A computed fold for a 90-nucleotide RNA, annotated as c-di-GMP-I riboswitch aptamer. Of the family's consensus pairs, 95% are formed in the model.
RNA sequence: UGGAAGCAACGGCAAACUGUCAGAAAUGGCAGGGCGCAAAGCCAUAGGGACUAAAGCAGUAUUGUCUGCCAAGUCAGCCUGGCUGCUAAU
Numbered sequence: 001u002g003g004a005a006g007c008a009a010c011g012g013c014a015a016a017c018u019g020u021c022a023g024a025a026a027u028g029g030c031a032g033g034g035c036g037c038a039a040a041g042c043c044a045u046a047g048g049g050a051c052u053a054a055a056g057c058a059g060u061a062u063u064g065u066c067u068g069c070c071a072a073g074u075c076a077g078c079c080u081g082g083c084u085g086c087u088a089a090u
Base pairs, nucleotide, nucleotide: 005087006086012037013036017032018031019030020029021028022027035077041083042082043081046080047079048078049075050074051073056069057068058067059066
């Protein structure tokens, strides 16, 4: 320098849940926590999928804590893909 492979991990991340903050919500930030993770690092303007439905549109017809549709909102810890990185046989 390249690098199969990654059972293991000095070290790294952190699900549910709890507190608090932001948000219409989905969800996210911070702190605790630790289910798990070898990319559980980044990309949602790469494709698919999922969640929410504020605004908008439609309906109802009395105007409401209503119903339906809808992403320009969200999920990278749903899958594939892209970029970067860690250990490391030989």